[in-house]
Context: one part of a larger RNA
RNA sequence: GGACGAACGCUGGCGGCGUGCUUAACACAUGCAAGUCGAACGGUGAUGCUCCAGCUUGCUGGGGCGGAUCAGUGGCGAACGGGUGAGUAACACGUGAGCAACCUGCCCCUGACUCUGGGAUAACCACCGGAAACGGUGGCUAAUACCGGAUAUGACCCCUUGUCGCAUGGUGGGGGGUGGAAAGUUUUUCGGUCGGGGAUGGGCUCGCGGCCUAUCAGCUUGUUGGUGGGGUGAUGGCCUACCAAGGCGACGACGGGUAGCCGGCCUGAGAGGGUGACCGGCCACACUGGGACUGAGACACGGCCCAGACUCCUACGGGAGGCAGCAGUGGGGAAUAUUGCGCAAUGGGCGGAAGCCUGACGCAGCGACGCCGCGUGGGGGAUGAAGGCCUUCGGGUUGUAAACCUCUUUCAGCUCCGAAGAAGCGAGAGUGACGGUAGGAGCAGAAGAAGCACCGGCUAACUACGUGCCAGCAGCCGCGGUAAUACGUAGGGUGCGAGCGUUGUCC
Numbered sequence: 001g002g003a004c005g006a007a008c009g010c011u012g013g014c015g016g017c018g019u020g021c022u023u024a025a026c027a028c029a030u031g032c033a034a035g036u037c038g039a040a041c042g043g044u045g046a047u048g049c050u051c052c053a054g055c056u057u058g059c060u061g062g063g064g065c066g067g068a069u070c071a072g073u074g075g076c077g078a079a080c081g082g083g084u085g086a087g088u089a090a091c092a093c094g095u096g097a098g099c100a101a102c103c104u105g106c107c108c109c110u111g112a113c114u115c116u117g118g119g120a121u122a123a124c125c126a127c128c129g130g131a132a133a134c135g136g137u138g139g140c141u142a143a144u145a146c147c148g149g150a151u152a153u154g155a156c157c158c159c160u161u162g163u164c165g166c167a168u169g170g171u172g173g174g175g176g177g178u179g180g181a182a183a184g185u186u187u188u189u190c191g192g193u194c195g196g197g198g199a200u201g202g203g204c205u206c207g208c209g210g211c212c213u214a215u216c217a218g219c220u221u222g223u224u225g226g227u228g229g230g231g232u233g234a235u236g237g238c239c240u241a242c243c244a245a246g247g248c249g250a251c252g253a254c255g256g257g258u259a260g261c262c263g264g265c266c267u268g269a270g271a272g273g274g275u276g277a278c279c280g281g282c283c284a285c286a287c288u289g290g291g292a293c294u295g296a297g298a299c300a301c302g303g304c305c306c307a308g309a310c311u312c313c314u315a316c317g318g319g320a321g322g323c324a325g326c327a328g329u330g331g332g333g334a335a336u337a338u339u340g341c342g343c344a345a346u347g348g349g350c351g352g353a354a355g356c357c358u359g360a361c362g363c364a365g366c367g368a369c370g371c372c373g374c375g376u377g378g379g380g381g382a383u384g385a386a387g388g389c390c391u392u393c394g395g396g397u398u399g400u401a402a403a404c405c406u407c408u409u410u411c412a413g414c415u416c417c418g419a420a421g422a423a424g425c426g427a428g429a430g431u432g433a434c435g436g437u438a439g440g441a442g443c444a445g446a447a448g449a450a451g452c453a454c455c456g457g458c459u460a461a462c463u464a465c466g467u468g469c470c471a472g473c474a475g476c477c478g479c480g481g482u483a484a485u486a487c488g489u490a491g492g493g494u495g496c497g498a499g500c501g502u503u504g505u506c507c
Base pairs, nucleotide, nucleotide: 001507002506003505004504006503007502008501009500010499013374014373015372016371017370018369019367020366021332026330027329028328030327031326032325035076036075037074040073041072043070048065049064050063051062052061053060054059083285084284085283093209094208095207096206097205098204099203102202103201107198108197109196110195111194112193113192114191115149116148117147118146124139125138126137127136128135129134155178156177157176158175159174160173161172162171163170164169211257212256213255218248219247220246223245224244225243226242227241228240229239230238260282261281262280263279264275265274266273267272287308288307289306290305291304310321311320312319313318338364340363341362342361346360347358348357349356350355377407378406379405380404387398388397389396390395411448413443414442415441416440417439421434424431425430451496452495453494454493455492456477457476458475462491463490464489465488466487472479473478
């Protein structure tokens, strides 16, 4: 000098764009953050329309249409999106390869099929238990829920045969044994099943690379390898039985400490050094520890079970909970925001669609926290006013500064007009949170808007008074003990300017 997610002191006009718990991965009141589909299914059936009957002629009862709503069965989603950095020195990450050892819902292309039966169960009804959370027994019922049978290109096993490869082996043809379809709708349409291919996403393996410490020198028994078996979507000591005695290490094993990694960011001419906040990729975690279930995908933040700590409810028998989602509260701290608006846009889930949901997201609010832009007026104006300060008492300086004359009106203020974002969605009517915002036109008046640090040298800027090694200053050198340009104040000056200084950290 530059930089910062900064803090502190003094000061503070406006706008745009960013950014804002670095500390206690401390504890959390309250609200919201994941639902959706009636074009899968059986019920419930409101407003309404219509028909019939009664009749106190606008009410009751009954039938039909239609379907709001509600819980349930079922499907898809809930594994994404959002948060955090605790753990992790590891194939966690980065980069480059490999899988002839693998999986992949929804999506795209393609081949074939979608035949025929059955038994249940929730909802509901009845009864019962419980303070509650919730549960039990009996009875009825539906399906794209569940279970059989038929059919079979293809899958697995056996036989045979062609061909190819880096080894295990891959791939193609022919012949024999096991397992699969689901309907709904008003036509279009949306689906379902078995195969092949693609795309996307993931899993596994390996080479290389990136911290400190030797005041850690030896470490290891599932340890290293083999065989058989198990397990997995899949290789593997991943697991198990047996066998062998290996494996790693001064090119730093093992131990200890610290730490999420990267693209990047800061600095630097570069080499390098530091760093990993915001944004993007990957990983890990979700009160702490463990476990599996469901599923294409989880060992699952707003799912389940067990244990523990903590909090809450209780009729004492038993239950409920998990903000490192968005706001917000307490606490810690030098320190970090609103319990806001909207799904209008972008994106996501469901749905044929309308649409519903979406604290993702779009916006608004707060903070000079940062960067950038603008303003606080422009021109003229000397008897160089008054006042202040200094003075050698002549004057000098503040200083064209002010007053005064003239001009302008950015920004802020007031009035009127007023968007794009929607080439979207919707049959049409219509539809914007931001927002009466941005912007435009007009009105009035210099009117509402300047501070902070420094002035001994480094380092740009000097005098007076006060003080008297006191009070104090200080980054280093050093100032102050009676003439202090170094302390305090004033005048003046220098630097930067809605900021200026100080502190901390990095280069």